[in-house]
Context: one part of a larger RNA
């Protein structure tokens, strides 16, 4: 000297990008944050039309109910998403991360291509009724019923699995290709542009193991290990393994630091630095790990799942005391910790994501606006001319000197901001929260708009006053005990400016 997610003191015009709980992964009150699809499928409601049967009325008609069709809307049974996006840094010193290779030891919904099929049946269960319990959450038990929900059958291979063969290549097991046998495995349809279903190849995307090398501190941690290291057969798994088991050996790591303690999410990158190198890991971006805290597994391609299940604790809240809700480290916002961190805001216009054939629904992702000088950056508080060197203040050797061209006063432009008019791009037909925002044009007129530290020396910048080792300054040297350029004021100077200064921390 830079530099910060800062804070604190004294000051504060405006504007654009940015940023904004670093403490108690402490606890939350309330709203929102993952929903769609009726072109999958029976029900209901209500609306129109047609048609019907009744009942009053002489009739028109009005009231009651059935049946058709059409549309509107939906609790429920399905399908596809709730593994993505968001959030956080607790745990983690590890194939967790980075960086380079392997998987002949793996898997992939939606998506793109390529080959094929999409035949015949069957029997449920909810919703519904109908009768219960239950204070409530909710729940039981008969009975009916649909499907792209479930089952069986047929049928089939370039798929699966057994068997043995031929060629060919490699990286040991081995892999690719040929073909022959045998055995095995599938479906579903709505709607009329078409979307679908199933079975197989192949790509793409994501993912799952492996292993090299690299990755903090302490020996005032030296031994440490029984599934522990190997094998041999099984189980399991998409797959490989002690991943598990039974058995068999007695091995395995270690001074080139196991083990143990202690910090600690890694990483592109930041920050400094000439560089080498130190320190960091907010905000973006990629891995991971985690969802009150511990366990476990169901669906599922895909969790061992923030806003799903289950058990157990710990707290909270209802209760008719029998028994049940819950889980903001989502976005707001609240309490409390703290030196310290924002609004219960508006919008699905844009951008992406979910469902859906569309229209469309949802979307605290996301754009956007509030608050905060928290940061960078950019502009303004006027400009030119103007000695009687004007008052008034200091200081004076009482001549003056200095504030100071500074005001004043003339002339002038017109930024910001104010008031008034026009008024956008962002959006391809249509759709603009932002926002009557930006921007432009006009209006008047210095009008609204300057502070903060310092002036012994390092260090640019002095007098005078009050104080009298007091009262205080202070980064170090060190000032103050009656003339203090260090205290405190006051003028005056220096510095940097919407900020200064001081603390804190890292080069």
């Nucleotide at each position: 000297g830079g530099a910060u997610g800062a804070a604190c003191g004294c000051u504060g015009g405006c504007g654009g990008c940015g940023u904004g709980c670093c403490u108690a992964a402490c606890a939350c009150a309330u709203u929102c944050a993952a929903g769609u699809c009726g072109a999958a499928c029976g029900g209901g409601a209500c609306u129109u039309a047609u048609u019907u049967g009744g009942u009053a009325g002489c009739a028109a008609u009005a009231c009651c109910g059935g049946a058709u069709a059409a549309g509107u809307u939906u609790a429920g049974u399905g399908g596809c998403g709730g593994a993505c996006g968001g959030g956080u840094g607790a745990g983690u010193a590890a194939c967790g991360c980075g960086u380079g290779a392997g998987c002949a030891a793996u898997c992939u919904g939606c998506c793109u291509c390529c080959g094929g099929u999409u035949g015949c049946g069957g029997g449920a269960c909810a919703a519904c009724a109908c009768a219960g319990g239950g204070a409530a959450a909710c729940u039981u038990g008969u009975g009916c019923u649909a499907a792209u929900a479930c089952c069986g059958c047929a049928u089939a291979a370039a798929c699966c699995g057994g068997c043995a063969g031929c060629a060919c290549c490699g990286c040991a097991u081995g892999g690719u290709g040929c073909a022959a046998c045998c055995g095995g495995c599938a479906a579903a349809g709505a709607a009329u542009u078409u979307c679908g279903a199933c079975c197989g190849g192949a790509g793409a995307u994501g993912a799952g193991c492996u292993c090299g090398c690299g990755u903090c501190c302490g020996a005032u941690u030296a031994g440490a290990u029984a599934g522990u290291u190997g094998g041999c057969g099984g189980g399991g798994c998409a797959a490989c393994g002690g991943c598990c088991c039974a058995c068999c050996a007695a091995g395995u790591c270690u001074g080139c630091g196991a083990u143990c303690g202690g910090u600690a999410g890694c990483c592109g990158g930041a920050c400094u630095g000439a560089g080498a190198g130190g320190u960091u890991g907010a905000a973006c971006g990629g891995c991971c790990a985690c969802a009150u805290u511990g366990g476990a597994a169901c669906u599922g391609a895909g969790a061992u799942a923030c806003g799903g299940u289950c058990c157990a604790g710990a707290c909270u809240c209802c209760u008719a005391c029998g028994g049940g809700a819950g889980g903001c480290a989502g976005c707001a916002g609240u309490g409390g910790g703290g030196a310290a961190u924002a609004u219960u805001g508006g919008g699905c216009a844009a951008u992406g994501g979910g469902c859906g054939a569309a229209a469309g629904c949802c979307u605290g992702a996301c754009c956007c606006a509030g608050c905060g000088a928290c940061g960078c950056c950019g502009c303004g508080u006027g400009a030119a001319g103007g000695a009687a060197g004007a008052a008034g203040g200091u200081c004076u050797u009482c001549g003056g000197a200095u504030u100071g061209u500074a005001a004043a006063c003339u002339u002038c432009a017109g930024u910001c901001a104010a008031c008034a008019g026009g008024g956008a791009a962002g959006a391809u037909c249509a759709u603009g929260a932002c926002g009557g925002u930006a921007c432009c044009u006009g209006u008047g007129g210095a009008g609204g708009a300057a502070g903060c530290c310092a002036c012994g020396g390092c260090u640019a910048a002095c007098u005078a006053c009050g104080u009298g080792c007091c009262a205080g300054c202070a980064g170090c040297c060190g000032c103050g005990g009656u003339a203090a350029u260090a205290c405190g004021u006051a003028g005056g100077u220096g510095g940097c400016g919407a900020g200064c200064g001081u603390u804190a921390u890292c080069c």
A computed fold for a 507-nucleotide part of an RNA from an uncultured bacterium, annotated as small-subunit ribosomal RNA, 5' domain. The RNAcentral record of the full RNA draws on ENA and SILVA. Its Rfam family is "Bacterial small subunit ribosomal RNA".